[in-house]
RNA sequence: UGCGAGAUAGUGUAAUAGGCAACACAAUAGGCUCAUGACCUGUAAAUUUAGGUUCGAUUCCUAAUCUUGCUC
Numbered sequence: 001u002g003c004g005a006g007a008u009a010g011u012g013u014a015a016u017a018g019g020c021a022a023c024a025c026a027a028u029a030g031g032c033u034c035a036u037g038a039c040c041u042g043u044a045a046a047u048u049u050a051g052g053u054u055c056g057a058u059u060c061c062u063a064a065u066c067u068u069g070c071u072c
Stems, first nucleotide, its partner, number of pairs: 002070006010025004019055001027043005048064005
């Protein structure tokens, strides 16, 4: 310099060809226990940013930011 991949709850990952954003761990409340842990039930928490297409966008298009791989 050019090309490619990626950005989703606190963390790690889904959502496969546009149609209610899910799971595990963590956090928290309650139950159980003499108590802690484990276990059971519940709760909160997220699509990198700005536009565009569409009735509808995590998904498609454009630009930007950041991370990473290859190339020079």
Molecule: transfer RNA
Organism: Tulasnella sp. JGI-2019a